[in-house]
RNA sequence: GGAGUCGGCCGGACAGUCGCUGCGUCGGUCUCGGCGCGGAGGAAAGUCCGGGCUCCACAGGGCAGGGUGCCAGGUAACGCCUGGGCGGCGUGAGCCGACGGAAAGUGCCACAGAAAACAGACCGCCGAUGGCCUUCGGGCACAGGCAAGGGUGAAAAGGUGCGGUAAGAGCGCACCGCGCGGGUGGUAACACUCCGCGGCACGGUAAACCCCACCCGGAGCAAGACCAAAUAGGGGAGCUAUGGUGUGGCCCGCACCGCUCUCGGGUAGGUCGCUAGAGGCGCACGGCGACGUGCGUCCCAGAUGAAUGACUGUCCUCGACAGAACCCGGCUUACAGGCCGACUCCCGCC
RNA sequence: GCGCCCGUAGCUCAAUUGGAUAGAGCAUCGGCCUUCUAAGCCGGUGGUUGCAGGUUCGACUCCUGCCGGGCGCG
Numbered sequence: 001g002g003a004g005u006c007g008g009c010c011g012g013a014c015a016g017u018c019g020c021u022g023c024g025u026c027g028g029u030c031u032c033g034g035c036g037c038g039g040a041g042g043a044a045a046g047u048c049c050g051g052g053c054u055c056c057a058c059a060g061g062g063c064a065g066g067g068u069g070c071c072a073g074g075u076a077a078c079g080c081c082u083g084g085g086c087g088g089c090g091u092g093a094g095c096c097g098a099c100g101g102a103a104a105g106u107g108c109c110a111c112a113g114a115a116a117a118c119a120g121a122c123c124g125c126c127g128a129u130g131g132c133c134u135u136c137g138g139g140c141a142c143a144g145g146c147a148a149g150g151g152u153g154a155a156a157a158g159g160u161g162c163g164g165u166a167a168g169a170g171c172g173c174a175c176c177g178c179g180c181g182g183g184u185g186g187u188a189a190c191a192c193u194c195c196g197c198g199g200c201a202c203g204g205u206a207a208a209c210c211c212c213a214c215c216c217g218g219a220g221c222a223a224g225a226c227c228a229a230a231u232a233g234g235g236g237a238g239c240u241a242u243g244g245u246g247u248g249g250c251c252c253g254c255a256c257c258g259c260u261c262u263c264g265g266g267u268a269g270g271u272c273g274c275u276a277g278a279g280g281c282g283c284a285c286g287g288c289g290a291c292g293u294g295c296g297u298c299c300c301a302g303a304u305g306a307a308u309g310a311c312u313g314u315c316c317u318c319g320a321c322a323g324a325a326c327c328c329g330g331c332u333u334a335c336a337g338g339c340c341g342a343c344u345c346c347c348g349c350c
Numbered sequence: 351g352c353g354c355c356c357g358u359a360g361c362u363c364a365a366u367u368g369g370a371u372a373g374a375g376c377a378u379c380g381g382c383c384u385u386c387u388a389a390g391c392c393g394g395u396g397g398u399u400g401c402a403g404g405u406u407c408g409a410c411u412c413c414u415g416c417c418g419g420g421c422g423c424g
Base pairs, nucleotide, nucleotide: 001346002345003344004343005342006341007340008339009338010337012315013314014313015312016311017310018309020039021038022037023036024035025034026033027032041321045332046331048330049329050328051327052326053220054219055218056217060252061251062250063249065216066215067214068213069212070084071083072082073081074080085099086097087096088095089094100211101210105209106208107205108204109203122150123149124146125145126144129143130142131140132139133138158176159175160174161173162172163171177200178198179197180196181195182194183192184191185190224272225271226270227269234263235262236261237260238259239258243257244256245255246254279298280297281296282295283294284293285292286291316319351423352422353421354420355419356418357417360376361375362374363373369407378394379393380392381391382390400416401415402414403413404412
């Protein structure tokens, strides 16, 4: 100098004027004015997970259903995060992985091919033994043997070599691979240039059914609570305690007690929930880390037709995606441009 | 705030439990027929199966994440 990897951060600035909105305070007084303070995001988004909160049993038993899926840890919890193992990609920094079970069972594997899962024989090899011929070298046909080679396929039932054989073949042996048992290291997943046994018995598919382990009760702030009005009161009919409602798909259990239909009559909203929280920032300590503990400090939107805008001036690199509606932790998706830190590879020079 | 469904040629729809070139009608183009047009007959063109990735030998079909549209409940 070039090419890259990972992590973190910013994402117009300043001033003035006029507006909008929450809280506090003062004045005025029944809805205005003054002053002070505050007023969107890293994703506020998608609503894909997890939790808080609230009500129904502080949520219990069973079936059904759903989810997760190497190991350990973090956490309120998670499908998230951290560290590790294994596999794959990259020269490397690093990155990616739905990564339990196919010797519990069932299903499927089109076309091609001889054969696709209790293997099989198209081409091929052999034809030792038995039959015939013989010039005694051998030849021919059949029974039969074989699975090395060819060919098909995504996949053909361990690989290489030597021996062996009529030809062959784990048929035998060595090495590699595989399986089982043990040992060692590691909390574990797992690893091993460790030991023994087995000639190999085990094709793929579980994002097919399924099996195993673990987790999940339902609903959602229009939850729910309070004030006020109304559902009142009344007429008629029916059902009954083996019933009805709360309760999700169902049953049990639990709680409550009349319930359903119909006639006619009738209504109005408001307040709380609502933002101080698994909170932000700084420091110290523990931990490889995610994170935890302690101390200090700060208060940082809370609307309900729903607020952050408009204009002017100056400057620059001329400004992306995008707007809260109960809250929080994640994931995913969108995003012009810019800054900082750590690291890797290549080239050149000293 | 919840829950569910759909997306295939320009349009309307198919495609067995995943199996090979994604097919049909209308439309469009060319030819035949006709003096010409329509109708009719014959033939052809036209597809990133909404997008991206994955599982599988193989994906319209299965899984995941997005995009767009529709429906229902409160």
Predicted 3D model of RNase P RNA and transfer RNA as a complex of 424 nucleotides. Its mean pLDDT, the model's own confidence on a scale to 100, is 77. It holds a member of the Rfam family "Bacterial RNase P class A". About the family: Ribonuclease P (RNase P) is a ubiquitous endoribonuclease, found in archaea, bacteria and eukarya as well as chloroplasts and mitochondria.